Predicted 3D model of a 104-nucleotide RNA (SAM riboswitch aptamer (S box leader)) from a soil metagenome. Its mean pLDDT, the model's own confidence on a scale to 100, is 84.
RNA sequence: UAUCGAGAGUGGUUGAGGGACAGGCCCUUUGAAACCACAGCAACCGGCCCGCGCGAGCGAGGCGAGGUGCUAAUUCCUGCUCCAGGACAAACUGGAGAAAGAUG
Numbered sequence: 001u002a003u004c005g006a007g008a009g010u011g012g013u014u015g016a017g018g019g020a021c022a023g024g025c026c027c028u029u030u031g032a033a034a035c036c037a038c039a040g041c042a043a044c045c046g047g048c049c050c051g052c053g054c055g056a057g058c059g060a061g062g063c064g065a066g067g068u069g070c071u072a073a074u075u076c077c078u079g080c081u082c083c084a085g086g087a088c089a090a091a092c093u094g095g096a097g098a099a100a101g102a103u104g
C1' cells in the first nucleotide's frame, strides 16, 4: 500500500485440542491441531494471450503449466468512535468509519 459478504477436501500418520488476542458463540474421539500425499479454489506476484498506445506503458479483458496464499461459520460475531432508532438513560437494533488481525 491493495484486498478481506465470493470460492475450494479427501486419504494416510497421530491422538486433544482448535477458531490470532479478550468476551461470546461455535467446531472437535462420527477424530482437534500438526505433518505427509494427492486434489481443488483464487488470480496477489510472475508468465502467456487479447485490446489500447508512436513509446515507456496501461486495461473494470482472458488463461493457469510456475511462486505465495487459501480450502467450517462474513476476518464466525463483538471489541474504539460517530450517526439514527430506542419518549431521558441503559440494554438492544441498524448504518458509517477506525483499530486489531490475515494474505499479497
Stems, first nucleotide, its partner, number of pairs: 001104004009038005017027003021079004039071003044067002047063003050059003075100001080097006

Of the family's consensus pairs, 97% are formed in the model.